[in-house]
Molecule: small-subunit ribosomal RNA
Organism: metagenome
RNA sequence: AAGCAUGCAAGUCGAACGGUAGAGAGAAGCAAUUCUCUUGAGAGUGGCGAACGGGUGAGUAACACGUAGAUGAUCUACCCUUGUUUUGGGGAUAGCUCGUGGAAACACGGGGUAAUACCGGAUAAGCUCGAAGAGCUUUAGCUUUUUGAGGAAAGGCGCGGAUGCGCCGAGCGAGGAUGAGUCUGCGGCCCAUUAGCUAGUUGGCGGGGUAAAGGCCCACCAAGGCGACGAUGGGUAGCCGGCCUGAGAGGGUGAACGGCCACACUGGGACUGAGAUACGGCCCAGACUCCUACGGGAGGCAGCAGCUAAGAAUCUUCCGCAAUGGGCGAAAGCCUGACGGAGCGACGCCGCGUGGACGAUGAAGGCCGAAAGGUUGUAAAGUCCUUUUCUCUGUGAAGAAUAAGUGGGGGAGGAAAUGCCCUUAUGAUGACGUUAGCAGAGGAAUAAGCCCCGGCUAAUUACGUGCCAGCAGCCGCGGUAAUACGUAAGGGGCAAGCGUUGUUCGGAAUUAUUGGGUGUAAAGGGCGCGUAGGCGGUUUUACAAGUCCGGUGUAUAAGGCUACAGCUUAACUGUGGUUCUGCGCUGGAAACUGUGAGACUUGAGUUUAGGAGGGGGAGCUGGAAUUCCAGGUGUAGGGGUGAAAUGCGUAGAUAUCGGGAGGAACACCUGUGGCGAAAGCGGCACCCUGGCCCACACCUGACGCUGAGGUGCGAAAGCGUGGGGAGUAAACAGGAUUAGAUACCCUGGUAAUCCACGCUGUAAACGAUGUCAACUGGGUGUCGGUAGCUUUACGCUAUCGGUGCCGAAGCAAACGCGUUAAGUUGACCGCCUGGGGACUACGGCCGCAAGGCUAAAACUCAAAGGAAUUGACGGGGGCCCGCACAAGCAGCGGAGCGUGUGGUUUAAUUCGAUGCAACACGAAGAACCUUACCCAGGUUUGACAUGGUCGUAGUAGUGAACCGAAAGGGGAACGAGCCUUCGGGCAGCGAUCACAGGUGCUGCAUGGCUGUCGUCAGCUCGUGUCGUGAGAUGUUGGGUUAAGUCCCGCAACGAGCGCAACCCCUGUUGCCAGUUACAUGUGUCUGGCGAGACUGCCGGUAUCAAGCCGGAGGAAGGUGGGGAUGACGUCAAGUCAGCAUGGCCUUUAUAUCUGGGGCUACACACACGCUACAAUGGUCGGUACAAUGCGUUGCCAAGCCGCGAGGCGGAGCUAAUCGCAUCAAAACCGAUCUCAGUUCGGAUUGGAGGCUGCAACCCGCCUCCAUGAAGUCGGAGUUGCUAGUAAACGCCGGUCAGCCAUACGGCGUUGAAUACGUUCCCGGGCCUUGUACACACCGCCCGUCACGUCAUGGGAGCUGGUAACACCUGAAGCCGGUGUGCUAACCGCAAGGAGGUAGCUGUCGAGGGUGGGACUGGUGACUGGGACGAAGUCGUAACAAGGUG
Repeated sequence: AAGCAUGCAAGUCGAACGGUAGAGAGAAGCAAUUCUCUUGAGAGUGGCGAACGGGUGAGUAACACGUAGAUGAUCUACCCUUGUUUUGGGGAUAGCUCGUGGAAACACGGGGUAAUACCGGAUAAGCUCGAAGAGCUUUAGCUUUUUGAGGAAAGGCGCGGAUGCGCCGAGCGAGGAUGAGUCUGCGGCCCAUUAGCUAGUUGGCGGGGUAAAGGCCCACCAAGGCGACGAUGGGUAGCCGGCCUGAGAGGGUGAACGGCCACACUGGGACUGAGAUACGGCCCAGACUCCUACGGGAGGCAGCAGCUAAGAAUCUUCCGCAAUGGGCGAAAGCCUGACGGAGCGACGCCGCGUGGACGAUGAAGGCCGAAAGGUUGUAAAGUCCUUUUCUCUGUGAAGAAUAAGUGGGGGAGGAAAUGCCCUUAUGAUGACGUUAGCAGAGGAAUAAGCCCCGGCUAAUUACGUGCCAGCAGCCGCGGUAAUACGUAAGGGGCAAGCGUUGUUCGGAAUUAUUGGGUGUAAAGGGCGCGUAGGCGGUUUUACAAGUCCGGUGUAUAAGGCUACAGCUUAACUGUGGUUCUGCGCUGGAAACUGUGAGACUUGAGUUUAGGAGGGGGAGCUGGAAUUCCAGGUGUAGGGGUGAAAUGCGUAGAUAUCGGGAGGAACACCUGUGGCGAAAGCGGCACCCUGGCCCACACCUGACGCUGAGGUGCGAAAGCGUGGGGAGUAAACAGGAUUAGAUACCCUGGUAAUCCACGCUGUAAACGAUGUCAACUGGGUGUCGGUAGCUUUACGCUAUCGGUGCCGAAGCAAACGCGUUAAGUUGACCGCCUGGGGACUACGGCCGCAAGGCUAAAACUCAAAGGAAUUGACGGGGGCCCGCACAAGCAGCGGAGCGUGUGGUUUAAUUCGAUGCAACACGAAGAACCUUACCCAGGUUUGACAUGGUCGUAGUAGUGAACCGAAAGGGGAACGAGCCUUCGGGCAGCGAUCACAGGUGCUGCAUGGCUGUCGUCAGCUCGUGUCGUGAGAUGUUGGGUUAAGUCCCGCAACGAGCGCAACCCCUGUUGCCAGUUACAUGUGUCUGGCGAGACUGCCGGUAUCAAGCCGGAGGAAGGUGGGGAUGACGUCAAGUCAGCAUGGCCUUUAUAUCUGGGGCUACACACACGCUACAAUGGUCGGUACAAUGCGUUGCCAAGCCGCGAGGCGGAGCUAAUCGCAUCAAAACCGAUCUCAGUUCGGAUUGGAGGCUGCAACCCGCCUCCAUGAAGUCGGAGUUGCUAGUAAACGCCGGUCAGCCAUACGGCGUUGAAUACGUUCCCGGGCCUUGUACACACCGCCCGUCACGUCAUGGGAGCUGGUAACACCUGAAGCCGGUGUGCUAACCGCAAGGAGGUAGCUGUCGAGGGUGGGACUGGUGACUGGGACGAAGUCGUAACAAGGUG
């Protein structure tokens, strides 16, 4: 491993060779020039090197790597040691020269030349080969004897002048070292949705080939070889020492450094060479780039720099060979992008600094603030110091060892020495480098950022924003008071860094070897048989594979650990030790496992005698019932349901009687009883057959257990073929129900259900619990055996085998399990690893089909789930209460009117209250005012408060005329006070500044108050106990009560808030006092103080407890009646408009004043009332009887006037005195009306008046005359009330000038009916049960459809990639054949020969082509489902008995 401009990265040797250009010197010549000598670049021949060093990781799952071995199957240049040789010849050729072709690259021809180039010859061994032996040896080895054959070489330099010596070379051997080749054991990735692969394949014989074994290659022969211990195929990947992480075991990884391998543009090939199938060599093919004269050529940075492209992203076209190392050379030396250095980058590690001390008016500024202050903060400023770093100047190590040379010393050998070897002294050389370090001078001078502050997690406030903008690792923040966003201040953390992102390990025991699970959380195969495998009883002996111990080799270095040492320290580095848990060799041990041999009986099995059984198969047979058929009797219904209808029946049903047909199933017995491996098995008897239990003995002798694959069985439904078909009954039809009802219910009804044969192979196939074995307290049933005992029984005891329940220890998250384990252990198998997607897709196998088995991913969520707890809820259960129902009485709902609300309208119809628990409610009084709303006109320190400053003087106050709708303006006139130190001050008015004001918003920021459940009986706490815990217990249970009231029991014992009582009114009574009451007193009445009622007494009942029932006495009896009193809490209930109040908003207006209008509108709807509809009544007349209250801005008498409302009048009364007020009405007595829209009813309207008030038009009340509407008792539905109650009747009060009051709050008068009872409706309390609810059923939640987004499957196809196969073609090249062309060395006198070679050719062969397939991507109209998405549609499937479990 994309492509590359440019430069450099491998040369060197003249002491191998010929020798040139050039230079210098000399000589000759007039000169050109020639000759001689010295020197000599570049090129060439030749030698060595270029196979090292450097880069990269594409390929490779392989003996590629690691480790340990083998090579008796091998090679190794240079180097070292050693032996020996170095002899004698020959022919060429480059360079050179002369030509030729070409653009170039380059090529060709003629001539001549050298060598350490090339070629014969000689000689030779302990070399090689052949033959014959001998010894040793674990293969082809080693040693050795005899014999035959074969094969070598090159010279150069120095001394010097020698027949010599030395050095460097050359050749042949032997040995060493180094390096390399080959082979083997073991080890290290994923996928089985890859299960079968293989023809040179496996082996043999014989050859070839190689340095070397081998199918490495060839011919022949045989048919083998590999594979579930994972072959083959696919995917991915260089391997290791190590590195990161981890307590370790492991997991991840393979940068830098070191080892090995592979590659060099892609593919193929050989040549040369000791070594290559060669990164900077060659040939061929291909792609790409460049040059070209178009004919042809050139190239390969994964060397160092550098460029382009891609990318989130990765450096200088630097210096030097000074050091280390390498190549060549005898050496000097040359070369060296190896290397040594510098540069760039906070990329990492390490060290240092950015100052130190003092300094409180705690400065200023900022921020916060309950305005006191706090904080930033000794921080700053300021004062005094220091100088690391920095700037300038100077000085200045170490890295250098030595080489050549020179001098000295020593040694071997030698005749000797210039030579060789050792040593010593001297002796050139520094890229870095303006180096490190040191010294001097200067001056706090040059130097702080990043992240965070809701929890996890150290650190908080303010403002802005307002589900926006934004944050976010997870949980989650943000919708007007954000410690979570942004900013600021402060704080926390780290620091020349900080934070983010990505990746790996850890935490994660969350793949569990160490170290997990599988009843209900994910997970036991539906059940047997059984192969491989795993595991296996007692004993003896042998071996030594596993195992253990000792020794030894190796496990490179670096790294890690450790001790010491060197740079000022550290990082870094050096030295020593240790680690490297592995593998090999060797000696030993023998307990255990294993293997071989032998023995044993307890595991397992056989035989014998008995036993129980719905075990299985086949045929036969029985009765009851249903239905059908035919007949008889008989007549109008029958059937069915919640109620009905469809359907059946006068053509005779149902019913009933006897007869017949047919199919299916076997009542009672029947039992947490039996049998079977499971599925499953039930009338009776027979035949065939499997298993089990028990008892006593015998025999075999471990024969056993489990069991991946495999194989068999396997409910129901379903499928095929053929039968059968009574009943039941999917589908289907009809009838109902319903909003709908493709359902539940009903009437019918076909497949099916039954039989035979074949298939399917699944179930909540469940004990949701694999099989086998052993061990570990018990109790009590039941089934089948056996034994013993006696009292012989419906007996007891023991034991074996099943099947249940309760429980000890133990286990378990809990529930629970507990000798039938889910306890304690062992053996083996299956299975699990968050939810969804998905019991799915694709692929494969099986099936007739339906479908089954095996089984993912993308994507998406932060959960899904188990058990238990407390609540809440249930169209769950039990118990109990309440005017809750029922039983009654009177109403409402219909009419007219009053009032409130909604709606509508309006300039405004102010605002609030909205199921119960808003709607005669806030409002106990809207004509103005009230008033908050609308229109119009005014005011702006303001209608009101406080404070400061200034001003003002017939000041405060009253305020005529005049203008105006009023507010307001205006100002004649009148005219006061308090304190005083006598100066003045207060109060007032005016101006101004602070501020006032707001019924503007938020009751979801709040206080307070209130409603409601509910006057329901509940709500809690302390201690103890139980539970891992949430929690429980107490408070549950049995009784009882109006009551958690009381009693009993109880792991509870006590206590608190509630209940009750205490308080007020009322009913009886005693005493005292009594004005103005009645009356003349012992009384009534008023006020005060007491008494009385406690289940106290009696009887019954009861657990003889609480209590209940009855009775006596008593005015009153079991709470005497009524009131006040409202637990913990719920409803974000109501109220910012009663009040208070945070925040926000407004300030010539959202404040304030005034006039007018509105709140009183009116197609309509609702709520609460009044009056009625009449005779229990109306009208008229007469006659009685109350209580509570209220009154001086008031109640108002007598009397008079008016039909009346009322007026005049004015006595009395601050009230037991006077007045409202005769106190009343219904009632009672009498008269009349006589059932009608009336002598009922009174709305509405006309007219005339009265009263209040500034003012009755919008918009008051009352009176009189006239008018005389609806209405004849009210649909569905709905309200109140259990006794002095309901109902009926009037009276009073508050508010208030008056009043729309028929409302509200009180008072008395008259005065009932009914309650069997708790089934049902509503509400509530306690216990229990289920739950998928906890915002708590107004809950939760499912599926289709519609819309959007995303990923994915199928898909006519289209288009790529990869690896093979078949055939065709076939480059270079090795090998083979040929070689008639060519041919120096050798032979030969010659001819010629030997040998060689061009060429041609064959096998193989990269690449290319054609073809059909395999695997794998991309894309595709359309299509399938999936996931997700604040407010879509339809229904209601599930969770409660979820309304059909």